[in-house]
RNA sequence: AAUCGAAGUAGAGGCGCAUUGAUCAUUAUUAAUCUAGUGGAGCUCAAAAUGGGGCUUAGAAGCUGGACUAAAGGGUUUAAUGCCGAAACAGCUUUUUUCAUUUUAAUUUAGCUGUUGGGACUUGACUUAAUAGGCCAGGGACUGUCGUGGUGUUAACUACGGGGAGCUAUCAAGAUA
Numbered sequence: 001a002a003u004c005g006a007a008g009u010a011g012a013g014g015c016g017c018a019u020u021g022a023u024c025a026u027u028a029u030u031a032a033u034c035u036a037g038u039g040g041a042g043c044u045c046a047a048a049a050u051g052g053g054g055c056u057u058a059g060a061a062g063c064u065g066g067a068c069u070a071a072a073g074g075g076u077u078u079a080a081u082g083c084c085g086a087a088a089c090a091g092c093u094u095u096u097u098u099c100a101u102u103u104u105a106a107u108u109u110a111g112c113u114g115u116u117g118g119g120a121c122u123u124g125a126c127u128u129a130a131u132a133g134g135c136c137a138g139g140g141a142c143u144g145u146c147g148u149g150g151u152g153u154u155a156a157c158u159a160c161g162g163g164g165a166g167c168u169a170u171c172a173a174g175a176u177a
Base pairs, nucleotide, nucleotide: 002176003175004174008170009169010168011167014084016083017082018081019080020079021078022077024075033067034066035065036064037063038062042055043054044053045052046104047103048102049101050100051099087116088115089114090113091112092111093110097106098105117143118142121139122138123137124136126134127133145162146161147160148159149158150157151156
């Protein structure tokens, strides 16, 4: 002098991601509540078992009308904030709540592991109240990035391929000779 380069720091992709607020639709001619009729003994506190509580012959459930009429979750649009494995989904562990205990289910908190570069379109399965949305798989494009080949006016263009454990910049432990 050269090559490679752990760890750290910063950064890029674009209908980019999430959260929160507002907004609009759906949920919903629903639930709940009140009421008329019918009905005639049960109903309810998520499910089952055990226990406990509440309502009920001053009429339970169910059914048919009427009045009144939601909300959450999941979404649309928009703003702000935080961001670029952003985050999403799945599994496991942990934790909150649903009368108590056990089991399950749903919900919630934190963590770990796995899959996915990104958004849109499309087909199928699953999820969902859903024709919305999500996720997985298939498909043809687009886009970012790197590698290889080709063209080239050296700016770039193009074909194929890879995966975010990536890519770019900077710094640099260290390694090779």